[in-house]
Context: one part of a larger RNA
RNA sequence: GACGAACGCUGGCGGCGUGCCUAACACAUGCAAGUCGAGCGAAGUACCUAGAAAAGAUUUCUUCGGAAUGAAUUUCUAGAUAUCUUAGCGGCGGACGGGUGAGUAACGCGUGAGCAACCUGCCUUUCACAAAGGGGUAGCCUCGGGAAACUGGGAUUAAUACCAUAUGAGACUUAUGACUCGCAUGAGACAUAAGUUAAAGCGUAAAGCGGUGAAAGAUGGGCUCGCGUCCCAUUAGUUAGUUGGUGAGGUAAGAGCUCACCAAGACCGCGAUGGGUAGCCGGCCUGAGAGGGUGAACGGCCACACUGGAACUGAGACACGGUCCAGACUCCUACGGGAGGCAGCAGUGGGGAAUAUUGCACAAUGGAGGAAACUCUGAUGCAGCGACGCCGCGUGAACGAUGAAGGCCUUCGGGUCGUAAAGUUCUGUCCUUGGGGACGAUAAUGACGGUACCCAAGGAGGAAGCCCCGGCUAACUACGUGCCAGCAGCCGCGGUAAUACGUAGGGGGCGAGCGUUGUCC
Numbered sequence: 001g002a003c004g005a006a007c008g009c010u011g012g013c014g015g016c017g018u019g020c021c022u023a024a025c026a027c028a029u030g031c032a033a034g035u036c037g038a039g040c041g042a043a044g045u046a047c048c049u050a051g052a053a054a055a056g057a058u059u060u061c062u063u064c065g066g067a068a069u070g071a072a073u074u075u076c077u078a079g080a081u082a083u084c085u086u087a088g089c090g091g092c093g094g095a096c097g098g099g100u101g102a103g104u105a106a107c108g109c110g111u112g113a114g115c116a117a118c119c120u121g122c123c124u125u126u127c128a129c130a131a132a133g134g135g136g137u138a139g140c141c142u143c144g145g146g147a148a149a150c151u152g153g154g155a156u157u158a159a160u161a162c163c164a165u166a167u168g169a170g171a172c173u174u175a176u177g178a179c180u181c182g183c184a185u186g187a188g189a190c191a192u193a194a195g196u197u198a199a200a201g202c203g204u205a206a207a208g209c210g211g212u213g214a215a216a217g218a219u220g221g222g223c224u225c226g227c228g229u230c231c232c233a234u235u236a237g238u239u240a241g242u243u244g245g246u247g248a249g250g251u252a253a254g255a256g257c258u259c260a261c262c263a264a265g266a267c268c269g270c271g272a273u274g275g276g277u278a279g280c281c282g283g284c285c286u287g288a289g290a291g292g293g294u295g296a297a298c299g300g301c302c303a304c305a306c307u308g309g310a311a312c313u314g315a316g317a318c319a320c321g322g323u324c325c326a327g328a329c330u331c332c333u334a335c336g337g338g339a340g341g342c343a344g345c346a347g348u349g350g351g352g353a354a355u356a357u358u359g360c361a362c363a364a365u366g367g368a369g370g371a372a373a374c375u376c377u378g379a380u381g382c383a384g385c386g387a388c389g390c391c392g393c394g395u396g397a398a399c400g401a402u403g404a405a406g407g408c409c410u411u412c413g414g415g416u417c418g419u420a421a422a423g424u425u426c427u428g429u430c431c432u433u434g435g436g437g438a439c440g441a442u443a444a445u446g447a448c449g450g451u452a453c454c455c456a457a458g459g460a461g462g463a464a465g466c467c468c469c470g471g472c473u474a475a476c477u478a479c480g481u482g483c484c485a486g487c488a489g490c491c492g493c494g495g496u497a498a499u500a501c502g503u504a505g506g507g508g509g510c511g512a513g514c515g516u517u518g519u520c521c
Stems, first nucleotide, its partner, number of pairs: 001520003005517005012393006018386002020351001025349003029346003034092003039089002042086003045082002048079007059068003099304003108229008118221002123217007131165001133163002141154005170197008179188003201209002230276003237267003242264008279301004283294004306327005329340004357383001359382003365379001366377004396426004406417004430462001431458006440448001465510005470491003476505005486493002
């Protein structure tokens, strides 16, 4: 000098940051990933229309018996409408965003190359196409089982769900032919033949939104290699899929990645193997630099998601808020069986020297879905708490000598606190009250927020402490104590005049802080 700090004393305001470093300990509760009705069929609701039925106000006629008229209402059926609601099928998204640092000494990270060995949903550009069919399943209905979670049978229905057919520009595979390029394993493109391979519609007044195949781009990823990347030799030998080859399998793709066979190799004192520790980097701290230390916040990469294992789906995962199995733990149970995973945001217990609100809003930025309106978004924007840090401001200004009172010291003359106070004249930053009132976002929409800011009024009122004073090191006297009580970073102080202990007066330093402790340079 620095800090994600803690502790002690003290504490007025604001801005910007920042806040579980320990138990990757366990978690009550709420929220954190949905969306699309312009893919689909239902059910419900609302409203409208038509028909039927029930009951019947009113009015007219009347021979007073009745007849006609038939409003509103209710029920049923059919149809239409809805940017209404609900679950289901279907699509896209739940692989992003958010968290943590356990593991990892590794192509994990950093940096520089490479893939003639690869993939890429959505997006952009271009080309070609979208023909004609089929079956049945959720849901609904019905009958059951179960305490629940859930689940069985029957009947029935739709699609941009599923299946097969047609077409085949293109793509892929195989064969043949000839060509161009490359250092090369080879790459590219052409012709012919054979084979394989697509699709989905919705919607409007008009529009519009989609679908299939292919080429290219963009973006994102996968893989390979050179170099670099902590400590221990009181770790010296390690290795059998091990090292290489051939063939096969496998993958999006190269490869012992896997397998069969063959060979006997491969690594190592330039530190293998083993052990310990650790996420890596941009950066950050320090330093004149070289270097040393560090990896909070912000940004990039990686790894993980109760522990261990596995795959499914998908363009992408071996998937934090998906599935299955095993385990530990917790909870429910009708004891037969089930449910759960905060290292998301808040919050709780626990641990700890120690680290915040179960807040507001989608207004902005961004993300998902949607044609859009919009919905969702604890990402994010804000607010709350903490002097935790940095920065800014204030706690008043000018005049004021009888140098008041009082304290302390004193050689008793005085000195000092000290223009300090009182007093006089002012000011209004912060503050209080009242009024106005944004930018951020405009066509409209503001959580923050009646906030920032501006104006007026009020009144010095509400706002100073902490450490030190022997030397290092700026700052000295008195009293108390008497090797006691105590101090102390080092040297060292204290045993009767202690500038070193305690108190007081005075002084020095810093100041909403000041000291102490810890860690690093």

A computed fold for a 521-nucleotide part of an RNA from an uncultured bacterium, annotated as small-subunit ribosomal RNA, 5' domain.